[in-house]
Small-subunit ribosomal RNA, 3' major domain from a metagenome, 476 nucleotides, folded computationally. Its mean pLDDT, the model's own confidence on a scale to 100, is 86.
Context: one part of a larger RNA
RNA sequence: UGACGGGGGCCCGCACAAGCGGUGGAGCAUGUGGUUUAAUUCGAUGCAACGCGAAGAACCUUACCUGCCCUUGACAUCCUCGGAACUUGUCAGAGAUGACUUGGUGCCUUCGGGAACCGAGAGAUAGGUGCUGCAUGGCUGUCGUCAGCUCGUGUCGUGAGAUGUUGGGUUAAGUCCCGUAACGAGCGCAACCCUUGUCCCUAGUUGCCAGCGAUUCGGUCGGGAACUCUAGGGAGACUGCCGGUGACAAACCGGAGGAAGGUGGGGAUGACGUCAAGUCAUCAUGGCCCUUAUGGGCAGGGCUACACACGUGCUACAAUGGACGGUACAGAGGGCCGCAAACCCGCGAGGGGGAGCCAAUCCCACAAAGCCGUUCGUAGUCCGGAUUGGAGUCUGCAACUCGACUCCAUGAAGUCGGAAUCGCUAGUAAUCGCAGAUCAGAACGCUGCGGUGAAUACGUUCCCGGGCCUUGUACA
Numbered sequence: 001u002g003a004c005g006g007g008g009g010c011c012c013g014c015a016c017a018a019g020c021g022g023u024g025g026a027g028c029a030u031g032u033g034g035u036u037u038a039a040u041u042c043g044a045u046g047c048a049a050c051g052c053g054a055a056g057a058a059c060c061u062u063a064c065c066u067g068c069c070c071u072u073g074a075c076a077u078c079c080u081c082g083g084a085a086c087u088u089g090u091c092a093g094a095g096a097u098g099a100c101u102u103g104g105u106g107c108c109u110u111c112g113g114g115a116a117c118c119g120a121g122a123g124a125u126a127g128g129u130g131c132u133g134c135a136u137g138g139c140u141g142u143c144g145u146c147a148g149c150u151c152g153u154g155u156c157g158u159g160a161g162a163u164g165u166u167g168g169g170u171u172a173a174g175u176c177c178c179g180u181a182a183c184g185a186g187c188g189c190a191a192c193c194c195u196u197g198u199c200c201c202u203a204g205u206u207g208c209c210a211g212c213g214a215u216u217c218g219g220u221c222g223g224g225a226a227c228u229c230u231a232g233g234g235a236g237a238c239u240g241c242c243g244g245u246g247a248c249a250a251a252c253c254g255g256a257g258g259a260a261g262g263u264g265g266g267g268a269u270g271a272c273g274u275c276a277a278g279u280c281a282u283c284a285u286g287g288c289c290c291u292u293a294u295g296g297g298c299a300g301g302g303c304u305a306c307a308c309a310c311g312u313g314c315u316a317c318a319a320u321g322g323a324c325g326g327u328a329c330a331g332a333g334g335g336c337c338g339c340a341a342a343c344c345c346g347c348g349a350g351g352g353g354g355a356g357c358c359a360a361u362c363c364c365a366c367a368a369a370g371c372c373g374u375u376c377g378u379a380g381u382c383c384g385g386a387u388u389g390g391a392g393u394c395u396g397c398a399a400c401u402c403g404a405c406u407c408c409a410u411g412a413a414g415u416c417g418g419a420a421u422c423g424c425u426a427g428u429a430a431u432c433g434c435a436g437a438u439c440a441g442a443a444c445g446c447u448g449c450g451g452u453g454a455a456u457a458c459g460u461u462c463c464c465g466g467g468c469c470u471u472g473u474a475c476a
């Protein structure tokens, strides 16, 4: 100087408390451990691994296993020889591949040849998701959006170092004020950026419809430019004003005005550093290793196994509910290898059909919870839907291993969950649906979007994490 203390003081944070809803019990989904296996590819492992890399494993992916094949190689550069490239078909084979076969003979040219491409050959070399993240770059997680981390000069100290950065107030903040052997400065904080909340201006189609007319009653048509909205520009919030407290300060408390008030809400933004944290399997890269194989091709299998254990979720256990009928109201997205309407068929998944749309125009697309009725009456039930049997639909060469969905039948566990444990302070939790990425198909995951919309916070003694000062230390 740090670190640590079941030392002290001050102060924060959904840290506790106060509340609301969960997890832990059930079934299923998914990830992991373990076990099994020819293989169940690899990585991630307290917080900060475990719906994680994976925004999507039937083949492919794929790195694993088994079998069958190749050896200048699937890919790059160079050399020699041959052939344009390309293309038709037959046979063998699981295919990779092998054997044969048809058409075609182009472009430039100094007529030597050359360019692109294909085949054969030799070697330089290719190739490696092989090892080392404890050799590395880059990227990332975490403490933590915590308020800290430092420097120059000066001063003090033999020195390590200190001071500044401590102190008194204050703040979300090393934020600001005052004091002060310090005076300044940098990286952080804040602001500048995006979005949302109010108003104004500009613009008016594909969007809008107040008034006027028409109307097939649909902003549909004429028309309008007001309103909504769209998307450009601007205004607006600064403790600016008033009162009080305070040290005449910074600031705090209350008030006015205002759409919004003291950081208005949300996002992006992550200082010096810590964890030899994570990643050699995104990529790059040193070293090491393989080179008829640890490289490459193909078929099939595996990554989907299952006594079990854990994490994360979904669906429930019902009446604030289930079922049936009727009836409202979103936002944000996506669409030409696409989204697909009307209409017809099918109980349905879906099929036929193909208008329209490169989309403020058309489509996906009926939002659902809600509201209005009817029924059920506490029952393992008209709750719950696992499992299984049967019949189908769709995607796709192909759904056996191993897809999703539909219909009929079946109807399991489950009556609110031990110890323990998680999230959340407001348009939040809870609850309800919608969309998107990936994607042929395959979400209960993820990322977004809106609808309905709470309860509680006395307080900081305690648990956890953190900041500042101080104290002890046989620790560094």
Base pairs, nucleotide, nucleotide: 001476002475003473004472005471007470008469009468010467011466012465013464015460016459019424020423021422022421023420026315027314028313029312030311031310032309033308034306035305042053043052064301065300066299067298068297069296070295073125077124078123079121080120081119082118083117086103089100090099091098092097107114108113127290128289130288131287132286136284137283138279139278140277141275143273148187149186150185151184152183153182154163155162156161167178168177169176193267194266195265196264198235199234200233201232202231203230204229208224209223212222213221214220238261241255242254243253244252245251317417321376322375323374324373325372326371327370333364334363335362338357339356343352344351345350383414388409389408390407391406392405393404394403430452431451432450433449434448435447436446